[in-house]
Context: one part of a larger RNA
RNA sequence: CUGUGUUGAAGGAACUAGGCAAAUUGCCCUCGUAACUUCGGAAGAAGAGGGCCUGAUCUCGACGCAAGUCUUGGUCAGGGGCACAUAGCAGGGGGUGGCGACUGUUUACUAAAAACACAGGGCACUGCGAAAUCCAAAGAUGACGUAUAGUGUCUGACGCCUGCCCGGUGCCGGAAGGUUAAGAGGAGAUGUGAAAGCGUCGAAUCGAAGCCCCGGUAAACGGCGGCCGUAACUAUAACGGUCCUAAGGUAGCGAAAUUCCUUGUCGGGUAAGUUCCGACCUGCACGAAAGGCGUAACGACUUCCCCACUGUCUCCAACACAGGCUCA
Numbered sequence: 001c002u003g004u005g006u007u008g009a010a011g012g013a014a015c016u017a018g019g020c021a022a023a024u025u026g027c028c029c030u031c032g033u034a035a036c037u038u039c040g041g042a043a044g045a046a047g048a049g050g051g052c053c054u055g056a057u058c059u060c061g062a063c064g065c066a067a068g069u070c071u072u073g074g075u076c077a078g079g080g081g082c083a084c085a086u087a088g089c090a091g092g093g094g095g096u097g098g099c100g101a102c103u104g105u106u107u108a109c110u111a112a113a114a115a116c117a118c119a120g121g122g123c124a125c126u127g128c129g130a131a132a133u134c135c136a137a138a139g140a141u142g143a144c145g146u147a148u149a150g151u152g153u154c155u156g157a158c159g160c161c162u163g164c165c166c167g168g169u170g171c172c173g174g175a176a177g178g179u180u181a182a183g184a185g186g187a188g189a190u191g192u193g194a195a196a197g198c199g200u201c202g203a204a205u206c207g208a209a210g211c212c213c214c215g216g217u218a219a220a221c222g223g224c225g226g227c228c229g230u231a232a233c234u235a236u237a238a239c240g241g242u243c244c245u246a247a248g249g250u251a252g253c254g255a256a257a258u259u260c261c262u263u264g265u266c267g268g269g270u271a272a273g274u275u276c277c278g279a280c281c282u283g284c285a286c287g288a289a290a291g292g293c294g295u296a297a298c299g300a301c302u303u304c305c306c307c308a309c310u311g312u313c314u315c316c317a318a319c320a321c322a323g324g325c326u327c328a
Stems, first nucleotide, its partner, number of pairs: 001323008010314002014312001019309001027051005036041001038157001052079007061070003080084001092307004097302002099299002104116002120155007132141003158294004163224003168221002170217005177212003183206002188201005225243005252286001253283001264280005
């Protein structure tokens, strides 16, 4: 000097990206316990007191003929120690927001999460030799199942809800019409030949699905405007005009895990707050199953604050063990 431990005056997060690490708490009994809530919870919430030994007295139960022995709970008095759950083992707690409902699952060896899954919800396909999948086939899975089933896909408990657009793309339906391949058809043309014939080219016309066309469909892929003016202070614009569109973003939320300008503005918390919480709305570029907004419980998730606690720090020190280093 390093590692692993133990202890520490005064202060107590001033450390730091961040209380990381450490410390605190820890068991049993009694009392006591808030918001909120899906009435189950939250909850061991929080918080307070007791726990060793001796004696007296009351008491519970068992056994015993009895004397009594063992046992349960209470009250009172006293005793010793620094310390009585005496070692070891053994929750720190509270408030607030975000995300995900939850228990689960995951990058074997840098990620455990807000990612995946999930119960629940929707849509589509499938009538059984099912659809779908593997396969060259046979065959197999689906399933020794049968639409309360199976497959695909999206969403993701629960509560309140899920607006408008079918013009484009996709899918579904369609009796007519247009286009259209092989094929059918052969007007006609042509090669050769003396001819019969054998060949070649070939116009009308008839020919499917598809495409065009006509409808439907958005919990299918997706999309959801601009400019100008207007109220008796000002400002703003319920209102009007105009252009474009398939339709112009509804409810709810909103500087947000989304806000560039931005440390937006106001309020709260601090002596002081780019973070945090509550509002506002000017949403660069939220928005309704790539779901919207809430939500008790839950979380080795994440943000901010408080109490307790501490060598994290002010500011380091001592000791123990191990290693290094120096000397012998």
Large-subunit ribosomal RNA, domain IV from Alphaproteobacteria bacterium UBA1301, 328 nucleotides, folded computationally.
The prediction has a mean pLDDT of 89.
Lineage of the source: Bacteria > Pseudomonadati > Pseudomonadota > Alphaproteobacteria.
Rfam family: Bacterial large subunit ribosomal RNA. Its family is annotated with structural constituent of ribosome and ribosome in the Gene Ontology.